[in-house]
RNA sequence: ACAUGUUAAAGCCAAACUAUUUUGCAAAAAUAGGACGGAAAACCAAGGAUCUCUCUGAGAUAGCCUAGUUGCCAAU
Numbered sequence: 001a002c003a004u005g006u007u008a009a010a011g012c013c014a015a016a017c018u019a020u021u022u023u024g025c026a027a028a029a030a031u032a033g034g035a036c037g038g039a040a041a042a043c044c045a046a047g048g049a050u051c052u053c054u055c056u057g058a059g060a061u062a063g064c065c066u067a068g069u070u071g072c073c074a075a076u
Stems, first nucleotide, its partner, number of pairs: 003076001004074002012038002017033004022029002036063001042069002046066003049061005
């Protein structure tokens, strides 16, 4: 450096659900708990998909797929 991610190790993230005198019209989001899972479950809304609304349009989902960008560890 490349591959790989298996009963290795270190750390990381956190679904459902619960709570909130939080934000939002809503989808959803935030915070706290929680742990089903995850080697990109990091970033990105460009394409597809799904969802919402006050629907010539504006939004949400990156833990649905693809593209793009970046990246921890190293038993092998």